Context: one part of a larger RNA
RNA sequence: UUGGGUGUAAAGGGCGCGUAGGCGGUUUGCCGAGUCAAGUGUGAAAUCCCGGAGCUCAACUCCGGAUGUGCAUUUGAGACCGGUAGACUUGAGUGAUGUAGAGGCGAGCGGAAUUUCCAGUGUAGCGGUGAAAUGCGUAGAUAUUGGAAGGAACACCAGUGGCGAAGGCGGCUCGCUGGGCUUUAACUGACGCUGAGGCGCGAAAGCGUGGGGAGCAAACAGGAUUAGAUACCCUGGUAGUCCAUGCUGUAAACGAUGCUUACUAGGUGUGGGGGGGUCUGACCCCUUCCGUGCCGCAGUUAACACAAUAAGUAAGCCACCUGGGGAGUACGGCCGCAAGGUUGAAACUC
Repeated sequence: UUGGGUGUAAAGGGCGCGUAGGCGGUUUGCCGAGUCAAGUGUGAAAUCCCGGAGCUCAACUCCGGAUGUGCAUUUGAGACCGGUAGACUUGAGUGAUGUAGAGGCGAGCGGAAUUUCCAGUGUAGCGGUGAAAUGCGUAGAUAUUGGAAGGAACACCAGUGGCGAAGGCGGCUCGCUGGGCUUUAACUGACGCUGAGGCGCGAAAGCGUGGGGAGCAAACAGGAUUAGAUACCCUGGUAGUCCAUGCUGUAAACGAUGCUUACUAGGUGUGGGGGGGUCUGACCCCUUCCGUGCCGCAGUUAACACAAUAAGUAAGCCACCUGGGGAGUACGGCCGCAAGGUUGAAACUC
């Protein structure tokens, strides 16, 4: 490379937008590059293959045939593919109609709780554990009442509920703003799918600068435990956690399952719409579209399991895998302030 694969055995890029490229709906005319057919030329000889002949046979040699899958050129075909001109509406998009939502950004506001401070009441303990001790407290703690400050997070509602491409998003109000879904069928008329590079987004931790700091808490200190205890438990406690801004670019970034489209039994929940039936009706029943769960047939699977939200049946495009260790290491390149990231071997060994 071919082939085979990628939920759990090696393997889906963390996620999006999109360039090149690859692939692409229905229909008509024309062209004829691809494609197909026929003819001609060429495709050296030897060799190989088939038939025959000559050396006593064979090797070897000779004759004839076939082949030379290709290329060029001429003529033709016009289904497919491509090009070109036109038409279409079902793919895609726009408009209109409603509609749900922790989608994003900014500003303001609220209550509960923890802590600290001030004041009152009050007195000897509090705290903590398996048990203790360190610690706090007669300079009045803990408890309790009133007041103040400050930071962070938003109980109940809350739900295999919702929204978002992913990361993720949860008190309330206002402003700005993205996307979705339903119905309609007015408009455009294939404008589509995927996407190497590229660009952007990207939890936590970490880094730079400036703020902030209630609680929690790496490091650190002390007390315990223990043979030891650089731990688990306890008392403290600094970075950090928070805000602004810039960087980092990684995660079990997981559904360990790339995206898009079509098709293939059912049953039962739940979220958001539409239509219809009965009706006084928020109910109930039928139906339909979109989402999210469970169960389950065919089929698939090594099994587990998956099963219209496929891991089934197919098509298109991308990414990735090829025994374990060495190793996501070394070297080099690129990126980063650094930490490091990304790309990514070999010797050797089993």

A computed fold for a 350-nucleotide part of an RNA from an uncultured bacterium, annotated as small-subunit ribosomal RNA, central domain. The RNAcentral record of the full RNA draws on ENA. Model confidence (mean pLDDT): 86 of 100.